A computed fold for a 1405-nucleotide RNA from an uncultured prokaryote, annotated as small-subunit ribosomal RNA. It matches the Rfam family "Bacterial small subunit ribosomal RNA". Its mean pLDDT, the model's own confidence on a scale to 100, is 81.

RNA sequence: CAUGCAGUCGAGCGAGAAGGGGUUGAAGCUUGCUUUGACCCCGGACAGCGGCGAAAGGGUGAGGAACACGUAGUUACGUGCCCCCAGGUCAUGAAUAGCCGAGGGAAACUUCGGGUAAUGCGAGAUAAUGUCUCCGCCGGAUCAAAGUUCCGGCGCCUGAGGAUGGAUCUGCUCACUAUUAGCUUGUUGGUGGGGUAAUGGCCUACCAAGGCAACGAUGGUUAGCGGGCGUGAGAGCGUGGCCCGCCUCACUGGGACUGAGACACUGCCCAGACACCUACGGGUGGCUGCAGUCGAGAAUCUUCCGCAAUGGACGAAAGUCUGACGGAGCGACGCCGCGUGCGGGAUGAAUGCCUUCGGGUUGUAAACCGCUGUCAGAGGGAAAGAAAUUUUGACUGAACCUCAGAGGAAGGACAACCUCAGAGGAAGUCCGGGCUAAGUUCGUGCCAGCAGCCGCGGUAACACGAACCGGACGAACGUUAUUCGGAAUCACUGGGCUUAAAGAGUACGUAGGCGGCCUGGUAAGUUGGGUGUGAAAUCCCACGGCUCAACCGUGGAACUGCGCUCAAUACUGCCAGGCUUGAGGAAGAUAGGGGAAAGCGGAACUGAUGGUGGAGCGGUGAAAUGCGUUGAUAUUAUCAGGAACACCGGUGGCGAAGGCGGCUUUCUGGGUCUUUUCUGACGCUGAGGUACGAAAGCUAGGGUAGCGAACGGGAUUAGAUACCCCGGUAGUCCUAGCUGUAAACGAUGAGCACUUGGUCGGGGGAACUUCCACAUUUUCCCGACCGUAGCGAAAGUGUUAAGUGCUCCGCCUGGGGAGUAUGGUCGCAAGGCUGAAACUCAAAGGAAUUGACGGGGGCUCACACAAGCGGUGGAGGAUGUGGCUUAAUUCGAGGCUACGCGAAGAACCUUAUCCUGGAUUUGACAUGCACGGAUUAGCUCUGUGAAAGCAGAGUGACGCCUUCGGGUGGAACGUGCACAGGUGCUGCAUGGCUGUCGUCAGCUCGUGUCGUGAGAUGUCGGGUUAAGUCCCUUAACGAGCGAAACCCUUAUCGUUAGUUGCCAGCGAGUAAUGUCGGGGACUCUAGCGAGACUGCCGGUGUUAAACCGGAGGAAGGUGGGGAUGACGUCAAGUCCUCAUGGCCUUUAUGUCCAGGGCUGCACACGUCCUACAAUGCCGCGCACAAAGGGAAGCAAACUCGCGAGAGUAAGCAAAUCCCAGAAAUCGUGCCCCAGUUCGGAUUGCAGGCUGCAACUCGCCUGCAUCAAGCCGGACUCGCUAGUAAUCGCGGGUCAGCAUACCGCGGUGAAUGUGUUCCUGAGUCUUGUACACACCGCCCGUCAAGCCACGAAAGUGGGGGGGGCUUAAAGUCGCCGUGCUAACCUUCGGGAGGCAGGUGCCUAGA
Repeated sequence: CAUGCAGUCGAGCGAGAAGGGGUUGAAGCUUGCUUUGACCCCGGACAGCGGCGAAAGGGUGAGGAACACGUAGUUACGUGCCCCCAGGUCAUGAAUAGCCGAGGGAAACUUCGGGUAAUGCGAGAUAAUGUCUCCGCCGGAUCAAAGUUCCGGCGCCUGAGGAUGGAUCUGCUCACUAUUAGCUUGUUGGUGGGGUAAUGGCCUACCAAGGCAACGAUGGUUAGCGGGCGUGAGAGCGUGGCCCGCCUCACUGGGACUGAGACACUGCCCAGACACCUACGGGUGGCUGCAGUCGAGAAUCUUCCGCAAUGGACGAAAGUCUGACGGAGCGACGCCGCGUGCGGGAUGAAUGCCUUCGGGUUGUAAACCGCUGUCAGAGGGAAAGAAAUUUUGACUGAACCUCAGAGGAAGGACAACCUCAGAGGAAGUCCGGGCUAAGUUCGUGCCAGCAGCCGCGGUAACACGAACCGGACGAACGUUAUUCGGAAUCACUGGGCUUAAAGAGUACGUAGGCGGCCUGGUAAGUUGGGUGUGAAAUCCCACGGCUCAACCGUGGAACUGCGCUCAAUACUGCCAGGCUUGAGGAAGAUAGGGGAAAGCGGAACUGAUGGUGGAGCGGUGAAAUGCGUUGAUAUUAUCAGGAACACCGGUGGCGAAGGCGGCUUUCUGGGUCUUUUCUGACGCUGAGGUACGAAAGCUAGGGUAGCGAACGGGAUUAGAUACCCCGGUAGUCCUAGCUGUAAACGAUGAGCACUUGGUCGGGGGAACUUCCACAUUUUCCCGACCGUAGCGAAAGUGUUAAGUGCUCCGCCUGGGGAGUAUGGUCGCAAGGCUGAAACUCAAAGGAAUUGACGGGGGCUCACACAAGCGGUGGAGGAUGUGGCUUAAUUCGAGGCUACGCGAAGAACCUUAUCCUGGAUUUGACAUGCACGGAUUAGCUCUGUGAAAGCAGAGUGACGCCUUCGGGUGGAACGUGCACAGGUGCUGCAUGGCUGUCGUCAGCUCGUGUCGUGAGAUGUCGGGUUAAGUCCCUUAACGAGCGAAACCCUUAUCGUUAGUUGCCAGCGAGUAAUGUCGGGGACUCUAGCGAGACUGCCGGUGUUAAACCGGAGGAAGGUGGGGAUGACGUCAAGUCCUCAUGGCCUUUAUGUCCAGGGCUGCACACGUCCUACAAUGCCGCGCACAAAGGGAAGCAAACUCGCGAGAGUAAGCAAAUCCCAGAAAUCGUGCCCCAGUUCGGAUUGCAGGCUGCAACUCGCCUGCAUCAAGCCGGACUCGCUAGUAAUCGCGGGUCAGCAUACCGCGGUGAAUGUGUUCCUGAGUCUUGUACACACCGCCCGUCAAGCCACGAAAGUGGGGGGGGCUUAAAGUCGCCGUGCUAACCUUCGGGAGGCAGGUGCCUAGA
C1' cells in the first nucleotide's frame, strides 16, 4: 500500500419500497386466471431523526532514563452500564432531518422554499438527606424527569451506599559517559486570584531568594518496563520473541469538540510530506486490525472455514454483528511420539576394497525360507466437547442461586475404532593427525586444496581429492551468527602490583572510610515470632487427563522482596558518664654533612706584575692543531678573582622525599633516651586540594677561576656531523621567579599488631663490679649482613618481610598502535597532567636450564706464534682444475676436509649415448616355460663390408634306453612368452665404506641426593698428567665407551738353529775371489726368551698423586715409529666399486663396431720437477747401502753400435742367478763470476724400442740449436732429531710410457725450553634479546603493489541549543453596530444565543 472483511435497537420517532393476505371495483378473456385502481391488515429493505456502543477487543515499540515501569504505601477526587436503599416521574411549547418542490457542481457535496415526529430540544412547576450561604443551629436561596408496551414489565429523574475501573501524590529500586562540573528565573517558597473531577507554579499578579549537585546535578549516548527467559554449583552474566500485567504510539506535528470515560487506530479541525481521482474549478486517503501486494533483505505463511464453543456490542427477546476468538492451511522453525520391518539363514556366494598372495574384510549383511501389519493408501460407521438461551412451576424479599417438567434445530476439523491388500511406498548428515570416538589404498606434489586451535601439502600425505572400511547422531545432521559456561581472564562469593601489566616522587591535610577499655540508656542497623502483600501463567513437588510423551488439569510449595507489628540487646550506630595502655603535652639529658642567613680560612687553579732562565713547551697509541726569542714551559715573589672544600670519610650520621660534607656565630625544624608528672581516644588512612620536589631548561639582574653542550680547528677513519687532542659560547655560581619531571629505585604506599635466631655498626639508659675505668649482662631507638619456619613461578625474601592478620588510599587486566591523536586544563616556551580508537599480531613478557657465541675473564695445550732451517708465490717445463673452444672435448670431487684427487699409468682397447657414422632386438649376460625342426655346437671356407654384422657353402661330436626302426633327455639353435639390460635420475629415500673436527680428552649410564620442572650433582674444587692420568677433598657411590695397556716394527743382550748366509782359528787351492775341506766363534738370518717398573737414592710436595735431580743401564720416565679413531658434527663424499627403495627407459637411455674426442688453448689457479750456480759445474780415479722384483720374466758373459739398443746366450721359480753401475762422499784436474764449461726449454736432422697400429697422441738415443731464468711483491707452506735439508736405489701400475705415488737406505743440521700476540682446541666462570645457535639475531630508509587511517577545492545529510520575524486550527478572555424559533414583555423591545472581529499562547514557516 491495490482489493475484500466493522455496529445494533421498529418494544423511542416520522415516512415507508418490494412482497403477502382480505374486501371491493375496472379491463382482458382459455370462467378462474392475469393485469390494474381504492381501502384495510401483515410485513419490514435502503436512507434519516433518536438511544447505546464506537475510550473495549485487535496491532506496535517510534519516543521516553521518566514516579514510565516494579514494589510498598497515600488521598484532595470522578466513575456510563451493574447491585442495593429512599424519593419522584406535574404541566407545556417551538423547531429540525427525512420527505416534496426548485437550483449549483465532473465529482465530493451543497443552496433556497414548503411542511412533519420523537425517550431530540426549550421554558415553567415541585423539591431534599443534594448544592450555595452559615463556626454551628435555625433560616434563606437554588437545581430534575420521558415515555413506551403484547400490561408481565422495560425505561426516565434526584439523592445515599456498594462494586468495578480510573486519577493524584510519596519511600525504595532503575544503563553507559566527568574527554559533560556546575545547573535553574515559574526557577524554590509564600499570599491573593484563576483553572481542574481533584491536590499542586498547573496558570497568573505581588513578595522573598531560594532550589538541585561529587551519594554525580546539568548535558550527551543508548533503551519500552515488569512477571519471566537462557546459562551457571551458586553468586552472577546476558536478555525481555510467544503468553500475562502496565506504559506508549496510530502517515508527521499541533489542537480542541462530544462524552461517564478520549484530547480518540478504521471521529473532527489546521499545517506538512506522500499517494490517488479530476471536466483543472476542486476533491479524497491513512493495514504498527485479519488476509494479501510491492520494496528492501540472508530471511518469515492462506486475499481459508465458522460464529458450534468462550467472550464482547446492541436488543425485552428472537436475533444481528464480531479477521476478538474457535479451527483448518503453509514452513522439520521448536518440542514430543512413531515408522522405514521381525525371526531363521555359511557355499562364509558375487561385487567392491586391502593383501605378506596364504588370505582378510564388506558379512547374517544379501539371496532364500517363515512371520507381522504401525505410518502412508482404500473403504466404513462414529464419541465427548451442548450447557443452554426460551417457556412453565417450586424455593426466596429478589436475581441466570438451586431444583423439577416441557421443548430440544443446526454442527467444521480432529482423536480413537473396524475391514482390505502387501515387506511392499519411507535414511540421511557429519566426521576418522592431536584435542576427540573412528584408518587403509590410490591420485596430487607448497599445486589443487584443508583448517575451531596447533598446523597439514615441496614424489612413499592416517590432515588435500576419491574409494573401501570405520566412528557419532539419526528424521535429522552439519555450518554460520549470538548468549552464558569453562574464564579465579573484572576475582561480592573469588585475583593481583620487587623482577611478568600494576605503589602516585614525597609529605601535610578536607570530605569519606575505619577506630582502645568500662558502665547505663535507646532500639536505627542486626536477630527471632506474628501478620499484610508478593496477580495469573512459568519453575519445583504430588496426584490426575489425553494408549506414552510433548501438552493440559487440580492441589501444594516457592516467589530469597517490601510494609506493619510484638519481642531480644551480644555486636555496630546514637545519647550520657567514666578510664589510661593509643595519641599528645611537661621536666631532665642528648647525637647529628637537618634547614636559613652572615662572616672567616687554607690548599689548588687561572690571570696580572717583577725577578731568574734561554728553547722549547704541551699533547697522544703515534701525531698535529695550539703556546713560545714581542722570552713560553720551568722556578720565585707579590697582587687579583671565582668555584669547590683533600686528609678525617666509614654497607657511618641527619632529613618526608629530593637531598645534605672547610670553620665560626645567630635563628630554626625534627628525632632519641630517662622520669611516668599532665590531658583523656584528642587516633589511622586519605578522593579532590595544598606544599616541597635532582639535573637539564626558561625569565630578569649580577657573576664567570676551572669545567664545558653548541661551534671552530687537529687527528683517527672508507667516511667520522663520534670516541682522542687544542680552543671555546650558553650553562655550571648568586638573587628573585617559572618549570614539576627522572632507573624521583628498596623498581617494594602509609599505619598498627603478632611470629625461632646469630653477628656487626651508630645514639642513650640500667644492673653487676666497695667507687671509677675496662669487661660482662640487659633494655629502648636507628643502620647493615647471614639465616629458621613460612612465602614465592623462580631468582630470592625472611622481626627494616615479599611471613601471619586488620584499616585506608593509589594502580593493573595480551603485545603493538601509544603515553600517540583529540578535547580539556596548567605553563612565557620547552612541555606537563588527564588520555582513546581504527588497524594489526599470536604472541609480547618474567625467572631459571642446557648449549653455542663474545673485538668477556682465569687456567692449559698444539710447528699455533716466537726462535731457526728449507721452500711456494717470479722463470721454463710436468700434471690437475677453472674458463674458453669444440660434433664431442664423458662423469664425479669444490674452504680447511676439491685441484700429481677417483685414475697403481686415455695411441686402439680402457671409455661410459661424449661426438659422427654403421649394425642389432629375448638381446653381449641370467633363469624358467611352451613349441619347432633337425642335427645343430665347434671347426674350415666364400661373398659383401671400415669392422660389427648380414648372406651362403662345407665338415661335423653327445648322455640314457633300444625291438637298432627309433624314442627320450641335457647343453646349444630358432620362434614366442615371462623377462634380461641401463656407468640413466634421486648420496636430500638408503646400506656399506670414507673424509673432517681429532689420537682432541672427552662422551655417558645405574643407584642415591637436590630442584615444581627443564635439569643439576657425579664430571666441580686443590694439586698433577700427554690424558676425565692419578691423588686429596667432597651428596655422592660405582660403572661403561674413549686415554693407557695388550699387537707389529726398531734399538741391547741371551739362547736355539747354521743354508743359499758368515769365515776367527786349522787345512787345501787360485792370478784373484768362503773357491773347496771344515767350523758356529763373529756378522747375519728367524724362532724363543730377558730387559724399563718412577724399581733404587736425594730433594720438593699434604706422610698423597706426582715432579726435579742422580745412580745403574743398550735404552729412563708413554725409549723411537706404526696399527688402533669414543658420543657425535658437517642432510660432508660416493646410486660411476658394490648393494638397494622409488622413478624413468625397453627396435633403446640396452648391445656390437669403425673413426674421432677425453691430450683441443688469448687466459687464471693449485701441486710438483729442473734451475738461476763456485758449499758449484764438468772430466778422470776410488769407496760404502738398504729394501725390493724376476718365467708371455730377470738376463750375466761375449760380439756390433758414439749411444739408445741389437745379435747370440750361461744362470735363476731365487739369502745360491739376474736386474745392479748406488749417488752424494773422497782424491785430483779444469772453469774464475760471465747469461758463463751455469741453465736446459724449444726446434731441425738422424736413429732405437714397444706394439695390428706411435698422424692426431708414446718413450729413449746421437748430432745440432741454446729460450726464460742471476734467488723471486703482497702473501703463504713444511719441519723439534736420525728430524729438516740433501743424495741416490727399488717397487706397483704397465706391451710401451713416471718430474706422480708407495717404499728403502746414505750424508746429516740449526733453533726453541717462552706463551704478549695470530690460528685452532680443552676446561671453569661471566653476559646474552642467539637455539638453523654470530655465516645468529636485528634496526632504519626505499622501487612497484596492497591494507587501514588522515588532509584537501568542495559537496550531501542528521541531532541539539539560542535569537528575530511571522503565524494556521483551537481553548480562554474581550468586542459583538450584523443575524436570531422556544422565555419575558408595556409588543417598542429585552434576556439569551450565533456569525464575525480582536488579544494571549502556539504547531509550523